Overview: A computed fold for a 72-nucleotide RNA from a Candidatus Ozemibacteraceae bacterium, annotated as transfer RNA.
Parts: sequence; C1' cells; structure tokens
RNA sequence: AGGGGUGUCGCCAAGUGGUAAGGCACUUGCCUUUGGAGCAAGCAUUCCAAGGUUCGAAUCCUUGCACCCCUG
Repeated sequence: AGGGGUGUCGCCAAGUGGUAAGGCACUUGCCUUUGGAGCAAGCAUUCCAAGGUUCGAAUCCUUGCACCCCUG
C1' cells in the first nucleotide's frame, strides 16, 4: 500500500428489515443458625461513530475509527 473479517450490557453471546434472546457477573428480596446453594424480581429504548435508503434499520448502503487475518 492492496484485499478480507469483526465491532451488540461489566464479560461471553443470539439476532440478517417490524420495538435486542440466553449464560456469567452485579443489585434487591425470600429461604438458611452462618456461609454457600436454591428461588423470585431487576439489569442495553446511544447495538463503534456520522450520514443515507425505508412507513420502519443492530440488520441494507456510504464514509470514518478500533482490532484481527492475508498479500506485497
């Protein structure tokens, strides 16, 4: 320098046009002699950023940013 891939909650991760699942962690409560375990509830309306398309965008398009891989 050229090409490709990935960016979703604190971490992992599903979702591929119609209002974002799940697990761990965390918070509150219940239970328990205590602790742990268990149970219930809560926890992303800014999905890397800015634009565009659309009635509607995490999802499609453009540009940028970060990281990873390949080629030279």
Its mean pLDDT, the model's own confidence on a scale to 100, is 80. It matches the Rfam family "tRNA". It is annotated as a transfer RNA. Lineage of the source: Bacteria > Bacteria candidate phyla > Candidatus Rifleibacteriota > Candidatus Ozemibacteria > Candidatus Ozemibacteraceae.